c-di-GMP-I-GGC riboswitch aptamer from a Gammaproteobacteria bacterium, 86 nucleotides, folded computationally.

RNA sequence: AUAAAACAGGGCAAACCCGUCGAAAGGCGGGGACGCAAAGCCACCGGUCUAAAGUUUAGGUAGCAAAGACAGCGGGGCUGCAUACG
Numbered sequence: 001a002u003a004a005a006a007c008a009g010g011g012c013a014a015a016c017c018c019g020u021c022g023a024a025a026g027g028c029g030g031g032g033a034c035g036c037a038a039a040g041c042c043a044c045c046g047g048u049c050u051a052a053a054g055u056u057u058a059g060g061u062a063g064c065a066a067a068g069a070c071a072g073c074g075g076g077g078c079u080g081c082a083u084a085c086g
Base pairs, nucleotide, nucleotide: 002084003083011036012035016031017030018029019028020027021026034072040078041077042076044075045074046073047070048069049068050067054064055063
């Protein structure tokens, strides 16, 4: 540098359940394993989701939307263990 077929040592942990924070999406902790070779980190680009405030309305709903969330949706950036091969 390349690879994810195998072996070995490990790592992370979807759905779901419990607790907790949040208006929500969702986060965090515990249980649990569908998967993952970056399922480690970063919202830069695209995407998806939520939207209490605001806007709209006589008012409500819907819509729009400040803002927020997802890194386990794709791309990009930074970092990196073991193994195999050179």

Taxonomically the source falls in Gammaproteobacteria (Bacteria, Pseudomonadati, Pseudomonadota).
The coordinates come from a structure-prediction model, not an experiment, and the mean pLDDT is 83.